A computed fold for a 346-nucleotide part of an RNA from a metagenome, annotated as small-subunit ribosomal RNA, central domain. Its mean pLDDT, the model's own confidence on a scale to 100, is 90.
Context: one part of a larger RNA
RNA sequence: UUGGGUUUAAAGGGCGCGUAGGCGGCUUUUUAAGUCAGCGGUGAAAGCCGGUCGCUCAACGACCGAACUGCCGUUGAUGCUGAUUAGCUUGAGUUUGAUUGAGGCAGCCGGAAUGGAUAGUGUAGCGGUGAAAUGCAUAGAUAUUAUCCAGAACGCCAAUUGCGUAGGCAGGUUGCUAAGUCAUUACUGACGCUGAGGCACGAGAGUGCGGGGAUCAAACAGGAUUAGAUACCCUGGUAGUCCGCACCGUAAACGAUGAUGACUAGCUGUCGGGCUUUCGGGUUCGGUGGCACAGGGAAACCGUUAAGUCAUCCACCUGGGGAGUACGCCGGCAACGGUGAAACUC
Numbered sequence: 001u002u003g004g005g006u007u008u009a010a011a012g013g014g015c016g017c018g019u020a021g022g023c024g025g026c027u028u029u030u031u032a033a034g035u036c037a038g039c040g041g042u043g044a045a046a047g048c049c050g051g052u053c054g055c056u057c058a059a060c061g062a063c064c065g066a067a068c069u070g071c072c073g074u075u076g077a078u079g080c081u082g083a084u085u086a087g088c089u090u091g092a093g094u095u096u097g098a099u100u101g102a103g104g105c106a107g108c109c110g111g112a113a114u115g116g117a118u119a120g121u122g123u124a125g126c127g128g129u130g131a132a133a134u135g136c137a138u139a140g141a142u143a144u145u146a147u148c149c150a151g152a153a154c155g156c157c158a159a160u161u162g163c164g165u166a167g168g169c170a171g172g173u174u175g176c177u178a179a180g181u182c183a184u185u186a187c188u189g190a191c192g193c194u195g196a197g198g199c200a201c202g203a204g205a206g207u208g209c210g211g212g213g214a215u216c217a218a219a220c221a222g223g224a225u226u227a228g229a230u231a232c233c234c235u236g237g238u239a240g241u242c243c244g245c246a247c248c249g250u251a252a253a254c255g256a257u258g259a260u261g262a263c264u265a266g267c268u269g270u271c272g273g274g275c276u277u278u279c280g281g282g283u284u285c286g287g288u289g290g291c292a293c294a295g296g297g298a299a300a301c302c303g304u305u306a307a308g309u310c311a312u313c314c315a316c317c318u319g320g321g322g323a324g325u326a327c328g329c330c331g332g333c334a335a336c337g338g339u340g341a342a343a344c345u346c
Base pairs, nucleotide, nucleotide: 004317005316006315007300008299012314014201016199017198021194022193023192025088026087027086030083031082033081034080035077036076037075038074039073040072041071042070049065050064051063052062053061054060091191092188093187094186096183097182098181099180100179103177104176105175106174107173108172109171110154114150115149116148117147118146119145120144121143125136126135162169163168206247207246208245209244210243211242216240220236221235222234223233258313259312260311261310262309263308266291267290268289269288270287271286272285273284274283275282276281295302296301319346320345321344328339329338330337331336
């Protein structure tokens, strides 16, 4: 390389938009680039292959043929691909009307809890654990009542529920904004799919500057436990956790399952919409679950939301360790990220 693969054995990019490229619906005109056919030229010799012959055989050698699967030219063919012409509507999109949701951003508001402050009541404990101790408390704690302050998170509703491309999104309300779905005529007329590079987004932790700081809590301190205990348990506690702006760019970023389209029994729940209804339901489109036929799979299992049967495009894999390391380059304030070996060894 051919081939074979990527849920769990090595392997799907974290996710989207999109450039080049690759691929691309139905009918028609022309062309003849690809494609196919005929003919001509060329494709050195040696070698390879077949045959015959020569050295006693063979190796070796000689001759003849074939082959040289290619390239160029020319004459044709026109089903397919391309180019071109004119159309089409089913792919794609737009209009109109409904509608859905924790989709996003910003402002305002709320109650419970927690911690704190002040005051009242009240008195000797509280707290914590397996048991304790550190700790708090007569300078009046814990408990309880009233008032006030602060920050963070939103109980019930709540659900294999919903929304979002992914990350993710949940108190209420207002504004701005994005998207999907269904129905319905009408419109555009292949405008499509995928997507190397590229660009944007991207949990948590972490970083810079400025705020904020109730809770929780790396580090740290103390108390226990223990042979020890740099832990698990307890009492404290700083970064951080929160907000703004700017970085970082990674995750078991998981469905460990790339995107798009077509096809292949069904049954059963549920969410959104339409039609219908004898109001029980039925049916249809789009999601989201459970089971299961055919089929697939090493099995577990998957099974119209495929891991089935096909097509197009991208990404990735090729024994374990060394190693996601070294070196180089690129990015970053740094932490580090991206790309990514070899020796050696089993």

Overview:
Rfam family: Bacterial small subunit ribosomal RNA.